[in-house]
RNA sequence: CACCGAUAAAGGCAAAACUGUCCGAAAGGCAGUGACGCAAAGCCACGGGUCUAAAGCGACGAUAGAUAGAGAGUCGCCAUGAUAGCCGGGUUACCGAA
Numbered sequence: 001c002a003c004c005g006a007u008a009a010a011g012g013c014a015a016a017a018c019u020g021u022c023c024g025a026a027a028g029g030c031a032g033u034g035a036c037g038c039a040a041a042g043c044c045a046c047g048g049g050u051c052u053a054a055a056g057c058g059a060c061g062a063u064a065g066a067u068a069g070a071g072a073g074u075c076g077c078c079a080u081g082a083u084a085g086c087c088g089g090g091u092u093a094c095c096g097a098a
Base pairs, nucleotide, nucleotide: 004096005095012038013037017033018032019031020030022029023028036085042091043090044089046088047087048086049083050082051081056077057076058075059074060073063070
């Protein structure tokens, strides 16, 4: 230096659940309590997966109207949204037994 990761030492993070005059359309995030776990459970949405579907597009279409067209609402598609504690990849880093 590159691996590796101990019944070591010093520290770190924080799932579910609950809470909220918080942010968001939602997924989700943030904060508090909490501790299932984690050796990168630090950071980055680059690839795949998954979640969501506001806007947009399509179908149907209440209603008012009636040549056109408008259109609440319902359904479908869709990431530009989210997830780094789903996996891969990138990048940085504490400690030092075997």

The RNA shown here (c-di-GMP-I riboswitch aptamer) has 98 nucleotides and comes from a Candidatus Fermentithermobacillaceae bacterium. Its Rfam family is "c-di-GMP-I riboswitch aptamer". About the family: GEMM was predicted in a large-scale screen for bacterial structured RNA regulatory elements. It was read from a public genome assembly, where an Rfam model found it.